Predicted 3D model of a 72-nucleotide RNA (transfer RNA) from a Bacteroidales bacterium.
Its Rfam family is "tRNA". It is annotated as a transfer RNA. Its family is annotated with triplet codon-amino acid adaptor activity in the Gene Ontology. Rfam's curators write: Transfer RNA (tRNA) molecules are approximately 80 nucleotides in length.
The sequence is in RNAcentral, with records from ENA.
Its mean pLDDT, the model's own confidence on a scale to 100, is 81.

RNA sequence: GGUCUCGUAGUUCAAUGGAUAGAAUAAUGGAUUCCGGUUCCAUCGAUUGGAGUUCGAGUCUCCACGAGAUCA
Numbered sequence: 001g002g003u004c005u006c007g008u009a010g011u012u013c014a015a016u017g018g019a020u021a022g023a024a025u026a027a028u029g030g031a032u033u034c035c036g037g038u039u040c041c042a043u044c045g046a047u048u049g050g051a052g053u054u055c056g057a058g059u060c061u062c063c064a065c066g067a068g069a070u071c072a
Stems, first nucleotide, its partner, number of pairs: 001071007010025004018055001027043005048064005
């Protein structure tokens, strides 16, 4: 340098082009307890950036950025 795959909560993963983008875990607050742990309830938190297609994009297309694999 060429080709291919991937990029979503702090972390691990979901989401047929149409649901308020959801779950677990973590964090915070509360209940429980003599205290802590366990358990229960609540809160908080995300689509890498830009452009395009579409009535509608996390999903499709293009460019950029980043990660990985492979060829040279």